This is a predicted structure of a 178-nucleotide RNA (Lysine riboswitch aptamer) from Clostridium frigidicarnis.
RNA sequence: AACAUAAAUAGAGGCGCGAAUAAUUGGCGUAAUUAAGAAUUGUUAAGGAGAUGAACCUCCAAUAUUCUUAAUGAAUUAAUUAUUUGCCGAAAGGUAUAUUAUGUUCAUAUAAUGUAUCUUGGGAUUAAAGUACAAAAACUUUAUUCUUGCCAUAUUAAUAUGGAGAGCUAUUUAUGUA
Numbered sequence: 001a002a003c004a005u006a007a008a009u010a011g012a013g014g015c016g017c018g019a020a021u022a023a024u025u026g027g028c029g030u031a032a033u034u035a036a037g038a039a040u041u042g043u044u045a046a047g048g049a050g051a052u053g054a055a056c057c058u059c060c061a062a063u064a065u066u067c068u069u070a071a072u073g074a075a076u077u078a079a080u081u082a083u084u085u086g087c088c089g090a091a092a093g094g095u096a097u098a099u100u101a102u103g104u105u106c107a108u109a110u111a112a113u114g115u116a117u118c119u120u121g122g123g124a125u126u127a128a129a130g131u132a133c134a135a136a137a138a139c140u141u142u143a144u145u146c147u148u149g150c151c152a153u154a155u156u157a158a159u160a161u162g163g164a165g166a167g168c169u170a171u172u173u174a175u176g177u178a
Stems, first nucleotide, its partner, number of pairs: 002177010014088001016087010032072009047060004051108006091120012121148004126143006150163005
């Protein structure tokens, strides 16, 4: 000097991945509330309301459901632009489990936050299923096609095949081999 193992530090991929703030658009003169009126069911609980079911609890006589008129009058999921910021398992999702919330208990469902474990290198198109939904979009999973970077092998340099991020590149430290 080279090789192998382990650790640390710093980096690369690109419509790259997350978060926050502001403005505008849209939702929309909508939902909702109040007042007046009409219809249906119903009359102190075997009815109605409180996500669904059971039991209980609270409220109610129309303060339940639907519609008409008038007044007041939002917002979430979203889209566009700009700025700031954390990063390269960035991040996203599946399964199980725990806690909190939805009147109480039990079960389910939804939302949020943790733990464990599994999957995916990144981006995009198309299709299906699901979530979500005011609209248009968007998101997730699976498959397909294209593209892009990394490594290995072949080729003799154009390219082809395969693989996965616990990867790859560079540097340093320690140990070992000959």
Taxonomically the source falls in Clostridium (Bacteria, Bacillati, Eubacteriales, Clostridiaceae). Rfam family: Lysine riboswitch aptamer. Rfam describes the family as follows. Riboswitches are metabolite binding domains within certain messenger RNAs that serve as precision sensors for their corresponding targets. RNAcentral holds the sequence, with entries from Rfam.